The RNA shown here (transfer RNA) has 74 nucleotides and comes from a Candidatus Woesearchaeota archaeon. Its Rfam family is "tRNA". From the family's description: Transfer RNA (tRNA) molecules are approximately 80 nucleotides in length. Its family is annotated with triplet codon-amino acid adaptor activity in the Gene Ontology. It is annotated as a transfer RNA. The sequence is in RNAcentral, with records from ENA. The coordinates come from a structure-prediction model, not an experiment, and the mean pLDDT is 82.

RNA sequence: GCCUCGGUAGCUUAGUUGGUUAAAGCACUCGAUUGGUAAUCGAGAGACCGCGUGUUCAAUUCACGCCCGAGGCU
Numbered sequence: 001g002c003c004u005c006g007g008u009a010g011c012u013u014a015g016u017u018g019g020u021u022a023a024a025g026c027a028c029u030c031g032a033u034u035g036g037u038a039a040u041c042g043a044g045a046g047a048c049c050g051c052g053u054g055u056u057c058a059a060u061u062c063a064c065g066c067c068c069g070a071g072g073c074u
Base pairs, nucleotide, nucleotide: 001073002072003071004070005069006068007067010026011025012024013023019057028044029043030042031041032040050066051065052064053063054062
């Protein structure tokens, strides 16, 4: 330098061949339970989807450029 895959909540992931501003587990907060913890159960908060531009009535999803990470080729 080139190719492939990836970047979505604090962490690990899902998602959609564009359409009511998005799901789960762990963690966190509150409550129930316990003599008190842990475990368990219930509820809640938390991400406008790496950055920018474009296409479109509409972009997390499509196109292009850039940044970061993993793997491969020379």

The organism belongs to Candidatus Woesearchaeota, within Archaea.